A computed fold for an 84-nucleotide RNA from an uncultured Myxococcales bacterium, annotated as transfer RNA.
Its Rfam family is "tRNA". Its family is annotated with triplet codon-amino acid adaptor activity in the Gene Ontology.
The sequence was found in a public genome assembly.
Its mean pLDDT, the model's own confidence on a scale to 100, is 81.
[in-house]
RNA sequence: GCCGGGGUGGCGGAACUGGUAGACGCACCAGACUCAAAAUCUGGCGGGGGCAACCCCAUAUCGGUUCGAUUCCGAUCCUCGGUA
Numbered sequence: 001g002c003c004g005g006g007g008u009g010g011c012g013g014a015a016c017u018g019g020u021a022g023a024c025g026c027a028c029c030a031g032a033c034u035c036a037a038a039a040u041c042u043g044g045c046g047g048g049g050g051c052a053a054c055c056c057c058a059u060a061u062c063g064g065u066u067c068g069a070u071u072c073c074g075a076u077c078c079u080c081g082g083u084a
Stems, first nucleotide, its partner, number of pairs: 001083007010026003019067001028044005046057004060076005
C1' cells in the first nucleotide's frame, strides 16, 4: 500500500429486516439485614433545561439518502487481523 473486522453510558456488551437507543451483567447510589462490615435481597442509575407535565441532545468525527439512521452510502480518525 491492498483486503477484512471493530469503535454504543464509568466498564463489558446487546439492539443492525431502517421504526421507543442503551437490554443484560459489573460498578456506583439509597434502603433492608448486621454490634459493624462482607455476602444476600429491594429500588434507583446517560447529559442538559423545567416547579411539574414535559422538552432538547447523545451510538468515533463530518457529510449524504430517508418521513425516520446504531443500522444504508461517502470521506476522515483510531484500533485489531490478514497479505505483498